[in-house]
RNA sequence: AGAGUUUGAUCCUGGCUCAGAUUGAACGCUGGCGGCAUGCUUUACACAUGCAAGUCGAACGGUAGCACAGGGAGCUUGCUCCCGGGUGGCGAGUGGCGCACGGGUGAGUAAUACAUCGGAACGUGUCCUGUUGUGGGGGAUAACUGCUCGAAAGGGUGGCUAAUACCGCAUGAGACCUGAGGGUGAAAGCGGGGGAUCGCAAGACCUCGCGCAAUUGGAGCGGCCGAUGCCCGAUUAGCUAGUUGGUGAGGUAAAGGCUCACCAAGGCGACGAUCGGUAGCUGGUCUGAGAGGACGACCAGCCACACUGGGACUGAGACACGGCCCAGACUCCUACGGGAGACAGCAGUUAGGAAUAUUCGACAAUGGAGGAAACUCUGAUCGAGCAAUGCCGCGUGAAGGAUGACGGUCCUAUGGAUUGUAAACUUCUGUUGUUAGGGAAGAACGACCUAUGUAGGAAAUGACAUAGGAGUGACGGUACCUUUCAAGAAAGCUCCGGCUAACUACGUGCCAGCAGCCGCGGUAAUACGUAGGGAGCAAGCGUUAUCCGGAUUUAUUGGGUGUAAAGGGUGCGUAGGCGGUUUGAUAGGUCUAUGGUUUAAGUCCGAAGCUCAACUUCGGUUCGCCAUAGAAACCGUCAGACUUGAGUAUGGUAGAGGCAAGUGGAAUUUCUAGUGUAGCGGUAAAAUGCGUAGAUAUUAGAAGGAACACCAGUGGCGAAGGCGACUUGCUGGGCCAUCACUGACGCUGAGGCACGAAAGCGUGGGGAGCAAAUAGGAUUAGAUACCCUAGUAGUCCACGCCGUAAACGAUGAAUACUAAGUGUCGGAAUUUUCGGUGCUGAAGUUAACACAUUAAGUAUUCCACCUGAGUAGUACGGUCGCAAGGCUGAAACUCAAAGGAAUUGACGGGCACCCGCACAAGCGGUGGAGCAUGCUGUUUAAUUCGAAGAUACGCGAAGAACCUUACCUGGGCUUGACAUCCCGUUGACCGUCUUGGAAACAAGAUUUUCCCUUCGGGGACAACGGUGACAGGUGGUGCAUGGUUGUCGUCAGCUCGUGUCGUGAGAUGUUCGGUUAAGUCCGAUAACGAGCGCAACCCUUGUCCUUAAUUGCUAACAUUUAGUUGAGAACCUUAAGGAGACUGCCGGUGACAAACCGGAGGAAGAUGGGGAUGACGUCAAAUCAUCAUGCCCCUUACGUCCAGGGCUACAGGCGUGCUACAAUGGCAGGUAUAAUAAGACGCGAUACCGCGAGGUGGAGCAAAUCUCUAAAGCCUGUCCCAGUCCGGAUUGGAGUCUGCAACUCGACUCCAUGAAGUUGGAAUCGCUAGUAAUCCCGAAUCAGAAUGUCGGGGUGAAUACGUUCCCGGGUGUUGUACACACCGCCCGUCACGCCAUGGGAGUCGGUAAUACCCGAAGCUGGUAGCCUAACCUGUUUACAGGAGGGGGCCAUCUAAGGUAGGAUCGGUGACUGGGGUGAAGUCGUAACAAGGUAUCCCUACCGGAAGG
Repeated sequence: AGAGUUUGAUCCUGGCUCAGAUUGAACGCUGGCGGCAUGCUUUACACAUGCAAGUCGAACGGUAGCACAGGGAGCUUGCUCCCGGGUGGCGAGUGGCGCACGGGUGAGUAAUACAUCGGAACGUGUCCUGUUGUGGGGGAUAACUGCUCGAAAGGGUGGCUAAUACCGCAUGAGACCUGAGGGUGAAAGCGGGGGAUCGCAAGACCUCGCGCAAUUGGAGCGGCCGAUGCCCGAUUAGCUAGUUGGUGAGGUAAAGGCUCACCAAGGCGACGAUCGGUAGCUGGUCUGAGAGGACGACCAGCCACACUGGGACUGAGACACGGCCCAGACUCCUACGGGAGACAGCAGUUAGGAAUAUUCGACAAUGGAGGAAACUCUGAUCGAGCAAUGCCGCGUGAAGGAUGACGGUCCUAUGGAUUGUAAACUUCUGUUGUUAGGGAAGAACGACCUAUGUAGGAAAUGACAUAGGAGUGACGGUACCUUUCAAGAAAGCUCCGGCUAACUACGUGCCAGCAGCCGCGGUAAUACGUAGGGAGCAAGCGUUAUCCGGAUUUAUUGGGUGUAAAGGGUGCGUAGGCGGUUUGAUAGGUCUAUGGUUUAAGUCCGAAGCUCAACUUCGGUUCGCCAUAGAAACCGUCAGACUUGAGUAUGGUAGAGGCAAGUGGAAUUUCUAGUGUAGCGGUAAAAUGCGUAGAUAUUAGAAGGAACACCAGUGGCGAAGGCGACUUGCUGGGCCAUCACUGACGCUGAGGCACGAAAGCGUGGGGAGCAAAUAGGAUUAGAUACCCUAGUAGUCCACGCCGUAAACGAUGAAUACUAAGUGUCGGAAUUUUCGGUGCUGAAGUUAACACAUUAAGUAUUCCACCUGAGUAGUACGGUCGCAAGGCUGAAACUCAAAGGAAUUGACGGGCACCCGCACAAGCGGUGGAGCAUGCUGUUUAAUUCGAAGAUACGCGAAGAACCUUACCUGGGCUUGACAUCCCGUUGACCGUCUUGGAAACAAGAUUUUCCCUUCGGGGACAACGGUGACAGGUGGUGCAUGGUUGUCGUCAGCUCGUGUCGUGAGAUGUUCGGUUAAGUCCGAUAACGAGCGCAACCCUUGUCCUUAAUUGCUAACAUUUAGUUGAGAACCUUAAGGAGACUGCCGGUGACAAACCGGAGGAAGAUGGGGAUGACGUCAAAUCAUCAUGCCCCUUACGUCCAGGGCUACAGGCGUGCUACAAUGGCAGGUAUAAUAAGACGCGAUACCGCGAGGUGGAGCAAAUCUCUAAAGCCUGUCCCAGUCCGGAUUGGAGUCUGCAACUCGACUCCAUGAAGUUGGAAUCGCUAGUAAUCCCGAAUCAGAAUGUCGGGGUGAAUACGUUCCCGGGUGUUGUACACACCGCCCGUCACGCCAUGGGAGUCGGUAAUACCCGAAGCUGGUAGCCUAACCUGUUUACAGGAGGGGGCCAUCUAAGGUAGGAUCGGUGACUGGGGUGAAGUCGUAACAAGGUAUCCCUACCGGAAGG
C1' cells in the first nucleotide's frame, strides 16, 4: 500500500466482498511448563446454608459462665465439695463511638446526572490550632427480682439500683438576638502516680494524661448556584398555570415559587421548545497516517439504586444494601389468633443462556472501626484453587550421518522421482520434568524489656525523642541454589482454483457436497471426499459473533449534481449567510506571554527492578478550560469620508411583452335559391356512409364559430409557462447615449407569497372545424389497435379551482478574470464600442461524448439536491384539494449487480455503392404417370450402422444371392480366428482318406523331417497340450482428440512490424477519388513497409516452328483386294522443346495517372477456353464404422467359428433419376463419320450353330501393330393423330450366362400379354457458347449384377433491355437495451409453490397523562375532656395548678387502589391488496433496428394483458 466482482473487450460511476488489528468472548479439534492479568455481557430472575460491623470494664450497675487468690468442710496431704465480686476478665443490659466508610450493581436518569471552568447565601462528628471553662444539685430507668399474657415473635405490670444516660440552678471570655438599654444560652467525669497535711476507709489534695462544655481559625468533606459541552427522530411544532416575574410571609444549614397569599401576564421554542425512542457519565479502551468512528468489562473519579412504591425518625452526616413505619407482590413458620424475610456483599444453589470459577486460607502485609493500650472485628484486602480466557517467556533436543534403506505416493513403469539427513546408527547436552538436600526477600511500626535525654511539676509515674535487645509469615518449605536419572515424558490445527503462500493421484458424476466474493460439481474436478506431498501459524489453530480500518462509500482534512444518483417549473422576498475603497476608535473573534487548573493510573519519552519479556517502579512531556497582561494586520462593532457596485434623472430606441375594446379578409361547415345528373366519398384494395325525396360539382346570397396563409428568419420580446391579422386605449421590462444626483442603499435566499403548458373539475354561455369515449366498416388466427365512415365530452368565452410535464440548455442565481475567427438583431458612432442571439475553434476541463467570454475553464458567495439496484415516488401518518389527485415520504424482503460514455462485431421489415444464372430475357426440366434408386415411417427374430435445411436423401456403398456383414435364429470354442513371451510332448509342416453332422467341429486312419555335432546333445521350424501375462471388440463418447472432409466461397478478403493518434478497448495502414474479375492498379493520404489470399508460375486445349519417324501417316515414285509392301519425312498424327498475346500499336475518353471504349494486325484480344490450386476463420458442422487414439465398458463374451435368414419387407410420404405421352416422331431397309479408354484368372478376330441372349472354337495381342467398338445424322419406304405400328409397366411361358449355389434375391434373350400416361396445380431446378438441349461410346468396382458415378466424343441453339424487386455475398455509413450475437433480447395479465409486508370486523397487552372517588404510614398545623418524675407557682406539704411531653381526635399533602373517556405503542386476526422469488406452465408480442403504427413525459378516458 491494495485486490476480486457488471463487459466480447474498454474507461468511468457505483455497490458488494476480501487481506489487518481488536475482544470480559463462545464453539470444533488438539494440549508440556511457568509468570502476569482476567472470568454472569443473558433474568435489577428467585434464593437453601455459612460468613461479610462491631468495639469499649480506663463511662455504669453488676457477676450468668470461666480462671485465680482467700476462707470453710470432707479427708487416702493432694483431690473433691461449698462459700467467696476480692482479682483477671466478662455473657446479657445501660451508656459512648461506629454502623452514612469499605463492598456490590447499572434498573432508572437526556438532566435535580456527568465533564470542564467559575461562583456565593451554607453546614461540618472525629483531626489540628488558639481562647475560656469543667462549680453545685435533682429525679428517674434497664439489668435484676416477683406476678402475668402469648404456640412463637414478643409483651404487660409491681418493686430495687448506677452512670460520661436524663433534667434544673450558678457562671458567661467568646457566641447568638436586640428597640443598643439589655436579653438568651454550657459542661462529666475517668485513669496513672505521689511528698507533706487531713480522713476509719474510700478518698480529699497535688500532679500527669484522657475526656467533657462553649468558642475562634484551619484542614478535609459535603450541600447549593451559573456558564460551556453532552445520542437519535420534525412521519413530534407549538409547550407552559406555581406556569414567568414582583411584594410580603413561611420554611431550610443555606440562595431560590422551595411553599403560601396578593398583584402583573408573562416564560420557552426552527440556534429545535414540547413529545417519543435509546442510554449511567467521565478519566479512558479499540481502531485509524491523522481528522475521526465505535465502545465505557477490569483499574480510578462522580452519580443512581438496594424485592416494588411511599414516608419520615435518629444522627455531624441517611430519607440509610446486611435500620424503622406503611402499602403491594412473592416465599417461609403457625396452635390460624398472628409472625418472619429480602445475596445488585463473599462463596454457593436453581433458572435463563453459546457462555463465565472455590460453600478455600489468613488478618503476616496494606487499609478501616472501636479502644489509653494489649487487642478484637474486617469475604475490604492479601493469598491459594479452577479455566490456554488473554498477554509474555521457555521447551518438545543438538552435531554428524547416503546403499540416498524399508514402507508410502507419483510417473513417460527392466527404471526413475519424492517423502529425505528425514530414519536407523555414532557422539553430545540437560532447559522443563524426576530424585535428594539446602533455602530466602516480603518484618516495618506499635506494644514489651534496657539505657539516655526534653517540658511540666515538690517529686515520680506517665507523655515525647533517641539507641540497643527479644518477638511476629496465610502464601509455604514457595521463589531460588546444588544434586540424581535418562533423549528418556512433551505437536497440533488450518489451508493448497483466483484474491492468497502452497499440487498430484484415486473415488464421485449438477449426485454427494463446497462456498468470504467470483464461483466449482452433468465421466479425465489442482475448487467435493480420501491419500501422498506442500504452505502457514504454533500450545495453540480454525470457525462464528463484535467494532474500527481498508471505505475519499457522508468527503472539515477529503466527493459530487449536462448524459452515471443528484439544479427546486419560474420569480419576488423574510430570517439567516456573505459583502466595495478609505480614516480613526474599540478589543468580541484572532495571535503572543505568564499564571491557575487539567486526581492517580493509562498513552508517549528516558531510566530502573524481577535471569529476558509480559508486568511493576521512578522521573519527564502533552491536549483542553479559566484568569491576567499585551499586539492591532485581518473579521466584527462604533463614528466619519469616497464613487467604481447598486439606484435615480435627462434624451433616444427595438419588440408576436401583458390587459381591454373594436374592426377585417381567406377558408371549412350549414342553410336558402338557381344550373345540372348519377354517382360521390374513401382506401394499398375495399366496405360502412351520402345520393333519383336530386347528392358530388357549380353560381349567388345568408348564418355562425374558430384560427389568423404569405411576411417568417438557429429573427424579436418575456422570470418561466409562453406570445404571431389590423386599429385604439391602459401598462411592465430591456438597451444605448449623457455623466447631473444618492452614497454600499449590494448578492443569495430556509420558511412564506405570487405566477405557472396541456389535460381535468365547478357554474353559466358558446359550439364551425377537429376529436378521447362510443358505434359501424375493414385488416387479422384474434384486432378491445394501426386504416376508413360517423361521432359525444372537450377544444372557445367569463368567473373560480387544480399546481403537474422529457415544466429541458436534462446545465440554480450573482460577480470577476481567461486566444481568436465568422453570421445575425438593437443602439451609439463610423479606426470602433455597448447589449442580445448563433456557429467554428485555443488554453483549460471532462470517464468519454463534449463544453469552451452565453463554460461543463479559473476563483468567491449563497441556496437546492445526491449517496447501489429493485421494492417505490409505494405503504402508514400529516397537510392541501369539490374530486381526480398533489406535497412530504419509509421499511421488511430480494439481488451482485443496476448504470454512463465510447470500442469491435453481429443484426435491422435503416441508407448508399457494387457483384453473382440472383432476378429479368430465353431454352430445357422437376412437381402429374410407370419404373429404378435413396430416405422417412411402419412392420419384423433381424429388417446392422452412420449421414438430417442450405452443407442428409443414385450419400459412406467404384456395385448386399454365399462371402461382404457389422444385424437375427440356431449350433460350437475359451490364451482364443490374429501377435509376443514361457514350459512340456511330438517330429517335420503340408497333404490324403473314412465315419457322424447343415457346417463349424468331433472321432479315427495314413504318410513324412531339415541344419550343426565333440554323438552326450544343441538349433531352426511346425503341430499339439498347459500356464499366465495378454489377445480381441464395426462396444460407448466426433461434446476428450489427431488426420481427413463439407460449407460460406475461387467470395476478396484476413493480418503483422515499426510509427502516429487515443487514459483505454482500439483506430490508422485496409479510409477517400477513379478503376478492376480482384485489397487489380493509379492518384490522394500519418503513415511507411511486409505476410497469407488475388494474379502469375503448373496441367490441358486452340496456331505456328524445330527435332524425331514406329506399331501411326501417304503428296510424289513403284506395288497391292487392302499404306498391303518398297520408299518417303512433305501432310496428318504422335511427344519433347520452343515461339506467340504484352492493352504492345493507332484513335478517342480520362487528371499529362491507372484504366476504359473503338480499330488494325493476328490462329487467338483483353485473366483466349477448361482444370488443379480454397487465405484468417465460421458452423462444439461430418466421421471413434477407412485409419490412428485418450478415457470408460465386455473378457466361457459386447470376443471368435459355422449354417440358415435379414440388410431386397410395404398402407403412406419425400428426394434424385430413367422411360414416355409421340409426326422435329415410331417402325423397316440402306448408308457415312469419332474420341477417351481398357485388355492375360484378360480382350478375344475370321469361321460355324442358334430368331436371340449366346454357344463351339481359339488367329492375334502384355498392345499407336491384336481385340472391344458408335448413335443421333443422311437417303428411301410406311404409319396419319388414335391410348395409336405411341408408350412400354405388369404378368404367363420358354431359355442363355455367371457362379458351390440365382427360392427368398441376379442380369440378359425369345414368344405372348400391353397398365398408367394425351405435356403435368401450388411451387420449384439447371444453363450465357462449342454452353443448354440431344445422341451414342468407354472405364472403375466386378464371378455375375447400372436408369448410378467418372470420363469421351458427335450434332448443336435461343436470350441478356437492365439492376426496381427475390436470394446470397462484399464495402462504407447509421441505429441498437443484441455479444450463445434477431433462431437475439424482452413486457404484462393469468395458474401454482414459498417469503416478507399494507388494510382489516375485532381482540389481547403495555406506556404516559387527564378528571373524579377512596386514602395507609408519616411530617406539619389545629384541638375542651385522657395520661404525665425532674422545672416554676401556690398552699392545706405530698397535694393542687401551670409550663412541657405523650395519647386521642380534626385538617392539608399523599403512595398504592378504583371508576371513566380518550391518546399512543406492540402482539394477534377470518378475509383482502399489491410486492418479491421460483429449471422447463398459459395468452399475446408492448419495448430494443424506422422493432415493423418512431419512442418517451404530464393528464383524461377505455381495454384479458402487455397496452390503445
Description: A computed fold for a 1508-nucleotide RNA from a wastewater metagenome, annotated as small-subunit ribosomal RNA. Rfam family: Bacterial small subunit ribosomal RNA. Rfam links the family to the GO terms ribosome and structural constituent of ribosome. The sequence is in RNAcentral, with records from SILVA. The coordinates come from a structure-prediction model, not an experiment, and the mean pLDDT is 83.